[in-house]
RNA sequence: CUCGACAAGGGCAAACCGCAUGUGAGUGCGGGGCGCAAAGCCGCGGGCCUUGUAGCUGGCGCCAAGGCGGCCGGGUUGCCGAAU
Numbered sequence: 001c002u003c004g005a006c007a008a009g010g011g012c013a014a015a016c017c018g019c020a021u022g023u024g025a026g027u028g029c030g031g032g033g034c035g036c037a038a039a040g041c042c043g044c045g046g047g048c049c050u051u052g053u054a055g056c057u058g059g060c061g062c063c064a065a066g067g068c069g070g071c072c073g074g075g076u077u078g079c080c081g082a083a084u
């Protein structure tokens, strides 16, 4: 380096609930704990979602703005050390 223990010490925190906030997707804080070895950071590609909306065969969709990123990749930093 690869790899990832029924290891050690720590860390994060899904659903759900409360409060706040946003037209909305959602977000922040607190409780909670399903999970996570990058579930740290970036928000770069794809994807999904929301709002507005050209167009049309009326639920598809151009475009714009936004959201998730714990959906898949990418970039970057990093704790521990059994086995391979």
Base pairs, nucleotide, nucleotide: 003081004080011036012035016031017030018029019028020027021026034070040076041075042074044073045072046071047068048067049066050065051064052063055060056059